RNA sequence: UUGAGGAACUGGGCAAUCGCGGGUCGCGAGAUCCGAGGAAAGUCCGAACUCCAUAGAGCGGGAUGCUGGCUAACGGCCAGUGGGGGUGACCUCAAGGAAAGUGCCACAGAAACAAACCGCCUGGCGAAAUACGUGCCGGGUAAGGGUGAAAUGGUGAGGUAAGAGCUCACCGGCAGCCGGGUGACCGGGUGGCCGGGUAAACCCCAUCCGGAGCAAGGCCAAGCAGAGGGGGCAGCGUUGUGCUCUGCACGAUGCUGGCAGAUGGCUCGUCUGUAAACUCUCGGGUUGGCUGCUUGAGGCGGCGGGUAACUGUCGUCCUAGAUAGAUGAUUGCCCCAUUGGGUGUCGAGAGGCAGCCAGUGGACAGAAUUCGGCUUAUACGUUCCUCAACUUC
RNA sequence: GCGCCCAUAGCUCAGAGGAUAGAGCAUCGGUCUUCUAAACCGGUUGUCGCAGGUUCGAAUCCUGCUGGGCGCG
Repeated sequence: UUGAGGAACUGGGCAAUCGCGGGUCGCGAGAUCCGAGGAAAGUCCGAACUCCAUAGAGCGGGAUGCUGGCUAACGGCCAGUGGGGGUGACCUCAAGGAAAGUGCCACAGAAACAAACCGCCUGGCGAAAUACGUGCCGGGUAAGGGUGAAAUGGUGAGGUAAGAGCUCACCGGCAGCCGGGUGACCGGGUGGCCGGGUAAACCCCAUCCGGAGCAAGGCCAAGCAGAGGGGGCAGCGUUGUGCUCUGCACGAUGCUGGCAGAUGGCUCGUCUGUAAACUCUCGGGUUGGCUGCUUGAGGCGGCGGGUAACUGUCGUCCUAGAUAGAUGAUUGCCCCAUUGGGUGUCGAGAGGCAGCCAGUGGACAGAAUUCGGCUUAUACGUUCCUCAACUUC
Repeated sequence: GCGCCCAUAGCUCAGAGGAUAGAGCAUCGGUCUUCUAAACCGGUUGUCGCAGGUUCGAAUCCUGCUGGGCGCG
């Protein structure tokens, strides 16, 4: 210099005028202070907060899935391990189990799970004998061919009738041993143990999960009109009253069972009701106000702990609360970028550098109970660190 | 706020691990006709919304986005 990799930042500034929402003060006119974001977004996760005590048990269902840590919690973050990619800086991974079981593996191929199509070797018989070759009936063999994404660990040597982890060396996997590490795992040596892939197919294992959501929930005010249908208990005991009194009727109460409803999947359990809950259809009223509401796992800075995420302590600050939804517009100057013109300067030139004038542009977007994350959008730019190649000293 | 669904040819839809992705209408060419329509014959048409992943193999399975739609309070 060129090309890359990583981390972070900024998100125009000031003034004037006219406006908008909120707080405080004021009888009022008005004064004064505050007024969007890094994502306020998507609503993908996790919580706070509030209500439902019918929140219990089992099954079902859902989520997560290397290890250690952080955190209120998490599917988030940090640090590491292992796999993959890159010359490298670095990037990336849903990364438990395929030896519990089931399913699937198109086409091709003999065979896709526990395999003889061709081939290789070999036994018997036959064609007059022997050899080769060949036919029939058998046996052995996964070395070779062919098919396929994948063919029963790979390469080489020995061995064998031919072969084969059958044996050996190296490599890969698996099991157990020793050493290191909190652990994932790593290193070493031992054992021929060598069993296809797929779980983002069902499934198994481990961990976690009650439901609803600020239209939660609380208070006040105002207003109204209900109608029709469905639903329509049994047994036993105790007790009271009445009567035509060994009984019957009515009422109260308890237990058991049934029925209905609730626990937004089911069952059990529990609770409620048993003549009202509940439910269906039609109809009537309201569409107001206050609260929840913004001070919070809060921001910034110093010091300390930790590799880091994070955390302890001290100081300091208060920073939107609208309710059809405020946070805007115009003008001037400046800033940044860029285009054109022109000046100065350096240079042989190409061109570089510094001022001037004019034009254009300054994104994505926008609070609605509140936080912690993730994901996505984002103009012109800026800073720092690192890598590779080339050149010069 | 909460819950759910869809995206495949110009249009309406099939297809749900083994495709060169199909059907109808539309469109184009031809036959017929004096010409047109109808009828008949033949053809063209797709990054399966986008990006990444799992798998030997993805429209199909998974994740994240984009756009559209529905329901409840």